Predicted 3D model of RNase P RNA and transfer RNA as a complex of 462 nucleotides. The prediction has a mean pLDDT of 78. Rfam match: Bacterial RNase P class A. Rfam's curators write: Ribonuclease P (RNase P) is a ubiquitous endoribonuclease, found in archaea, bacteria and eukarya as well as chloroplasts and mitochondria. The family's RNA type in Rfam is ribozyme.
RNA sequence: CAGGCUGGCUGGGUGGUCGCGGCACUGCGUUUGCAGUGUCGAGGAAAGUCCGCACUCCAAAGAGCAUGGCACCGGGUAACACCCGGGGUGGGGUAACCUGCCGCAUAGGGCCACAGAAACAAUACGCCGAGCGAUCGGUAAGGGUGAAACGGCGGUGUAAGAGACCACCGGAGCCUGCUGUAAGGUAGGCUGCCAGGUAACCGCUGCCAGGAGCAAAGCCAAGCAGGGGCAAUGCCGUAAGGCGGGAGGCUGCUCGUCUCCCGAGGCGCAAGCCUCGCAGUCCCGGGUAGGCUGCAUGAGGCAUAGGGUAACUUGUGUCCCAGAGAGAUGACCGCCCAGAUGGGCUGAGUCCCAUUGGACAGAAUGCGGCUUACAGGUCAGCCUGGGGG
RNA sequence: GCCCCUGUAGCUCAAUGGAUAGAGCACCGGACUUCUAAUCCGAUGGUUGUGAGUUCGAGUCUCACCAGGGGCG
Numbered sequence: 001c002a003g004g005c006u007g008g009c010u011g012g013g014u015g016g017u018c019g020c021g022g023c024a025c026u027g028c029g030u031u032u033g034c035a036g037u038g039u040c041g042a043g044g045a046a047a048g049u050c051c052g053c054a055c056u057c058c059a060a061a062g063a064g065c066a067u068g069g070c071a072c073c074g075g076g077u078a079a080c081a082c083c084c085g086g087g088g089u090g091g092g093g094u095a096a097c098c099u100g101c102c103g104c105a106u107a108g109g110g111c112c113a114c115a116g117a118a119a120c121a122a123u124a125c126g127c128c129g130a131g132c133g134a135u136c137g138g139u140a141a142g143g144g145u146g147a148a149a150c151g152g153c154g155g156u157g158u159a160a161g162a163g164a165c166c167a168c169c170g171g172a173g174c175c176u177g178c179u180g181u182a183a184g185g186u187a188g189g190c191u192g193c194c195a196g197g198u199a200a201c202c203g204c205u206g207c208c209a210g211g212a213g214c215a216a217a218g219c220c221a222a223g224c225a226g227g228g229g230c231a232a233u234g235c236c237g238u239a240a241g242g243c244g245g246g247a248g249g250c251u252g253c254u255c256g257u258c259u260c261c262c263g264a265g266g267c268g269c270a271a272g273c274c275u276c277g278c279a280g281u282c283c284c285g286g287g288u289a290g291g292c293u294g295c296a297u298g299a300g301g302c303a304u305a306g307g308g309u310a311a312c313u314u315g316u317g318u319c320c321c322a323g324a325g326a327g328a329u330g331a332c333c334g335c336c337c338a339g340a341u342g343g344g345c346u347g348a349g350u351c352c353c354a355u356u357g358g359a360c361a362g363a364a365u366g367c368g369g370c371u372u373a374c375a376g377g378u379c380a381g382c383c384u385g386g387g388g389g
Numbered sequence: 390g391c392c393c394c395u396g397u398a399g400c401u402c403a404a405u406g407g408a409u410a411g412a413g414c415a416c417c418g419g420a421c422u423u424c425u426a427a428u429c430c431g432a433u434g435g436u437u438g439u440g441a442g443u444u445c446g447a448g449u450c451u452c453a454c455c456a457g458g459g460g461c462g
Stems, first nucleotide, its partner, number of pairs: 001385010012336007020041009043360001047371002050369005055213004067209005072086005087102006103204002108202002110198003125142001126139005151169002154166003170194002172191008217293004226284005233244004245261006262277006300319008337358001339356006390461007399414004407445001417431004438454005
């Protein structure tokens, strides 16, 4: 210098004009509100809703069943299927590094197409023996098939064969020593133990999970409906109505003002008495519309000092940082900064001009993760190749 | 906010994890007919929504994403 790997950070800046939402203050207005000033106002994913929690209500003696999830070991955490570190075993890359899988196949069941003798304890292609033959018995050695065939190779043995037996090699299991917290590693010894795969098929083992979700839930509470209470009328006038009186409301009182004072039934010769209801009005419980809380001081951010390989954690200091209600956070212009394209000057561009130009996306109870989307810029460490000193 | 289902040829649908994914209609060519329809014969048409994984083998099983539809409060 070129190419690459890994892990972080960032996600345009600034000024002006107009505008939006929350809060505080001031002024005006009877109230709803209006105006002004100040201050705050999206993200690394606010997204998908895939996991885990907080919170709230419901349910609940304990335990189990069903269903779902998780599954090498140790640690972190409020918790997790997340994160960190480590182990075993595969794959890719020259390398840095990336990446898959890892309880049980001897509890049991199922499946393994085609091909093949056979796909798991065989109705045997072949081979060997017996038999005239039909057939019977033995065999996994041979050839071949297949993704997969009872470990490989040589011998002994045999009718032919076979870990049936032997030597060596490979694997598995068990025992012991050393090492590691552990998974495991390593060394030695013993056992012929060597009959497949599949649990992202059913299943078994261990562990975890009660259900619902902020439209959860709590408080206040118009109107309508429901229940209960209250006084229930004199004079004038043909009538409409007027003057008093009564029951209540509007403000605790006065004044003023507003609504209502009607109808049915029974007893009685009558006067009258009794009962029920409408309207008016008051009270009551549940509670609709609506309002308030939940709702942002939190498993919080930043700085710093310690512990730890790390994830993470502890102490100290400091900061307060959107909020909501069908939902504010925007638009235009100027300048600057990366970047791209074209042109010009120059020995050389890091210079000048013009054009263009900044992604994915957008809170709604909150938090920790995962996954997915994302133009560009930037930092650190490492690897490979080439060149120079 | 909490959940569920579906995606296969132009359309409507099949396919038990097993060879080269099939059927009807449509489209194309031919036959029949004076011509058309009907009928008969033949052919074309698929990255099974996309991408990974499990498996000897995936339309089917698992995961992530995309699109469409539906339910409850």